[in-house]
A computed fold for a 320-nucleotide part of an RNA from an uncultured Patescibacteria group bacterium, annotated as large-subunit ribosomal RNA, domain IV. It was read from a public genome assembly. The coordinates come from a structure-prediction model, not an experiment, and the mean pLDDT is 81.
Context: one part of a larger RNA
RNA sequence: AAUAGGUUAGGGAACUCGGCAAAAAAUCGGUCGUAACUUCGGGAUAAGACCUGCCUACUUUAUGUAGGCUACAACAAAAGACUGGGUACUGACUGUUUAACAAAAACAUAGCUCCCUGCUAACUCCAAAAGAGGAUGUAUAGGGGGUGAUGCCUGGCCAGUGUCGGAAGGUUAACGAAAGCAGCGCAAGCUUCUUUCCGAAGCCCCGAUGAACGCCGGCAGUAACUAUAACUGUCCUAUGGUAGCGAAAUUCCUUGGCACAUGAGUAGUGUCCCGCACGAAUGGCAUAACAAGUGCCCAACUGUCCCAACCAUUAACCCG
Repeated sequence: AAUAGGUUAGGGAACUCGGCAAAAAAUCGGUCGUAACUUCGGGAUAAGACCUGCCUACUUUAUGUAGGCUACAACAAAAGACUGGGUACUGACUGUUUAACAAAAACAUAGCUCCCUGCUAACUCCAAAAGAGGAUGUAUAGGGGGUGAUGCCUGGCCAGUGUCGGAAGGUUAACGAAAGCAGCGCAAGCUUCUUUCCGAAGCCCCGAUGAACGCCGGCAGUAACUAUAACUGUCCUAUGGUAGCGAAAUUCCUUGGCACAUGAGUAGUGUCCCGCACGAAUGGCAUAACAAGUGCCCAACUGUCCCAACCAUUAACCCG
């Protein structure tokens, strides 16, 4: 110095990004007992308490050692799991993923919703066609996009972009029709060019549409203490952010203010709202159960630490 090693007085997380690692508890038994919350199924083996044989002898009183009994069909092999509690966030869940640094809050999911598709369906393979899948299916079906169980809900804006619809009008190519100048030609005639008319989709135009892409203001004044502004005025806009939530996985200022907890808390929880820069299927807010997920706290436990020591094995070292 190393090890899938071991022991340790007193303290017990003071270690550390973080109880990482280790330790402890538990060892699928029996009898009791079991909270909040809940989608009434769960939570739950919650938690927690008690029990786990009898006799004799000896004894260093350690429920120790030795012997016997009871109980159990026997023998062999393999295997032999989990600390517990509270609280918040995220994702409903089981599942899937970066083969070999990421298993997650990412993906998927059932459910919800929008769009397309009437069958030679849409869509996919495909230069095109044929053919095939879709499907030996037929709108309670099939394809595509979004959201993501469940509960309560899902506000305003169609000005821009997109999509859909629209027998008018404007604009718009080639072709076509007509006329004319000029050139060539003996002529018949031919040709360039110019002008006018006709002339589609598209675009302009009109309308609809947000669980389509998206967007959802500023300034000033005002109440009989003060403060604040239900209220008023004004500018701009397509409309000015509704419910709910909020220093948040989002808060710069910021370690925001207050409270709890600690001797002490940039962490945590609750509350407030001045939201730099939350917000409603790019879903909003709740939510039992679940999670090798992410914070915080408590009990138990410990060499993580105070603070290190010793033992075992190997190496080092000595002899050969």

Its Rfam family is "Bacterial large subunit ribosomal RNA".